A computed fold for a 350-nucleotide part of an RNA from a Candidatus Gastranaerophilales bacterium, annotated as small-subunit ribosomal RNA, central domain. The organism belongs to Candidatus Gastranaerophilales, within Bacteria.
[in-house]
Context: one part of a larger RNA
RNA sequence: UUGGGCGUAAAGAGUUCGUAGGUGGCAUGUUAAGUCUGGUGUUAAAGCCCGAAGCUCAACUUCGGUUCGGCACUGGAUACUGGCAAGCUUGAAUGCGGUAGAGGUAAAGGGAAUUCCUGGUGUAGCGGUGAAAUGCGUAGAUAUCAGGAGGAACAUCGGUGGCGUAAGCGCUUUACUGGGCCGUAAUUGACACUGAGGAACGAAAGCCGGGGUAGCAAAUGGGAUUAGAUACCCCAGUAGUCCCGGCCGUAAACGAUGGAUACUAGGUGUUGCGGGUAUCGACCCCUGCAGUGCCGCAGCUAACGCGUUAAGUAUCCCGCCUGGGGAGUACGCACGCAAGUGUGAAACUC
Numbered sequence: 001u002u003g004g005g006c007g008u009a010a011a012g013a014g015u016u017c018g019u020a021g022g023u024g025g026c027a028u029g030u031u032a033a034g035u036c037u038g039g040u041g042u043u044a045a046a047g048c049c050c051g052a053a054g055c056u057c058a059a060c061u062u063c064g065g066u067u068c069g070g071c072a073c074u075g076g077a078u079a080c081u082g083g084c085a086a087g088c089u090u091g092a093a094u095g096c097g098g099u100a101g102a103g104g105u106a107a108a109g110g111g112a113a114u115u116c117c118u119g120g121u122g123u124a125g126c127g128g129u130g131a132a133a134u135g136c137g138u139a140g141a142u143a144u145c146a147g148g149a150g151g152a153a154c155a156u157c158g159g160u161g162g163c164g165u166a167a168g169c170g171c172u173u174u175a176c177u178g179g180g181c182c183g184u185a186a187u188u189g190a191c192a193c194u195g196a197g198g199a200a201c202g203a204a205a206g207c208c209g210g211g212g213u214a215g216c217a218a219a220u221g222g223g224a225u226u227a228g229a230u231a232c233c234c235c236a237g238u239a240g241u242c243c244c245g246g247c248c249g250u251a252a253a254c255g256a257u258g259g260a261u262a263c264u265a266g267g268u269g270u271u272g273c274g275g276g277u278a279u280c281g282a283c284c285c286c287u288g289c290a291g292u293g294c295c296g297c298a299g300c301u302a303a304c305g306c307g308u309u310a311a312g313u314a315u316c317c318c319g320c321c322u323g324g325g326g327a328g329u330a331c332g333c334a335c336g337c338a339a340g341u342g343u344g345a346a347a348c349u350c
Stems, first nucleotide, its partner, number of pairs: 003322004007304002012318001014201004021194003025088002028085004033081002035077009049065006091191001092188003095184005103177007110154001115149007125136002162169002206247006215241002220236004258317006266295011299306002323350003332343004
């Protein structure tokens, strides 16, 4: 490699866009490349196979003989696939009318709390722990009141609620801006799906330059604990955490579940929009679409479980796996300032 697989056993790329490629709705005509069918030629001899014959048999030798299949040429068929031409509207997209939202970017504003500073009141403790101590405090702390400074985060609402492709997004207002959903069926007329390479985005930590620093806090110092304690606990505390610009490109980047389409019992919550019934109106009730949860039939599964948000039944496309260790290592190459990342073995061993 074939096959079989990828929720948890090895295995879905972090996510999206998209090139080549692969795949592709309904119906008509045409073509006849694929496809099906007939014919012809060829596929050397020897060998294999089948049937005979000759050496006493056999091995051996000699004679005769196809089929299948391949390739080429040629006649025909036209359902399917493909090409071409002209169409259709259900897929897709656009328009129009609504609508929900922590979707994004920028700016402005706000209150609570912590810390610090100034002043007032006030006096001997405060703080911390399992217990303590280091620490702070008579140079007046802790507590309390008033004023001020500054940074970071936004209680309640808040919800298996919402939005976003993922990462992610939560005080308020404004400006700019992306997408979705519902309704309509006006427009285009298959414009679609997937996507090797490629591109963009991508938590935290980390790196470079400049700012900022309230709280927290790797490192570090001290106090405890302990046999020791490079820890857990306590007191301090620097990078960092924050902002701007540029890198990095990884995570249990998880639903450990790739994307698209169709089909296959129900029940019950919840979010958004629509239709109906009812009503003065809003609820209530019935129902359609789109999300998001729970339970569950058939079916699937090694089991656990999944179950119209499938791990069921099918089709298309991509990625990935192939015993454990060695090893996500070595080497090479690419990228990176570096840290390192991507790609990724073998010997050996069980």